Source information:
Model confidence (mean pLDDT): 82 of 100. Predicted 3D model of a 71-nucleotide RNA (transfer RNA) from a bacterium. Rfam family: tRNA. The family's RNA type in Rfam is transfer RNA. The sequence was found in a public genome assembly.
RNA sequence: GGGCCUAUAGUUCAACGGUAGAACACCGCUUUUGCACAGCGGAAAUGGCAGUUCGAUUCUGCCUAGGUCCA
Numbered sequence: 001g002g003g004c005c006u007a008u009a010g011u012u013c014a015a016c017g018g019u020a021g022a023a024c025a026c027c028g029c030u031u032u033u034g035c036a037c038a039g040c041g042g043a044a045a046u047g048g049c050a051g052u053u054c055g056a057u058u059c060u061g062c063c064u065a066g067g068u069c070c071a
Stems, first nucleotide, its partner, number of pairs: 001070007010024004018054001026042005047063005
C1' cells in the first nucleotide's frame, strides 16, 4: 500500500427496512438482626459524515478504530 471481516447499554450477545431487546453488572423497593440469595421495578446503547428510501441498527459510499490475509 491492497483485499476481507467487525463496530449496538458498563460487559457479552440479539434485532424481516417499520416501537432497538436479553443476560450479567448498576440503582431503588420487598425480604433478613445484618449480608448474601430470591422477587418486583428503574436508568442505561446503534463509531462519525453523507446517500437511497415514506421510513435505515439493517442497504450504498467515504472516514475512524480494531482484527485477519497478501505484498